This is a predicted structure of a 72-nucleotide RNA (transfer RNA) from a Flavobacteriales bacterium.
Taxonomically the source falls in Flavobacteriales (Bacteria, Pseudomonadati, Bacteroidota, Flavobacteriia).
It matches the Rfam family "tRNA". Its family is annotated with triplet codon-amino acid adaptor activity in the Gene Ontology. Rfam's curators write: Transfer RNA (tRNA) molecules are approximately 80 nucleotides in length.
The sequence was found in a public genome assembly.
């Protein structure tokens, strides 16, 4: 250089054209406890970037960026 795959909460993962993008764990707060832990409740938190197709894009297409693998 060429080809393939991946990029979504702090972290690990869902959602394959149609909802307010969901769960676990983590963070903050509250109840409970003498304190801590456990348990329960509440809150905040994300689609790598730009463009295109579509009534509608996390999803489809193009380019860029980053990561992994294969190849010479």
């Nucleotide at each position: 250089g060429g080809c393939u795959c991946c990029g979504u909460a702090g972290u690990u993962c869902a959602a394959u054209g149609g909802a307010u993008a969901g769960a676990a764990u983590g963070a903050g707060g509250g109840u409970u406890u003498c304190c801590g832990g456990u348990a329960c409740c509440c809150u905040a938190g994300a689609u790598a970037c730009a463009g295109g197709u579509u009534c509608g894009a996390u999803u489809c297409c193009u380019g860029u960026c980053g990561g992994a693998g294969c190849u010479a």
The coordinates come from a structure-prediction model, not an experiment, and the mean pLDDT is 81.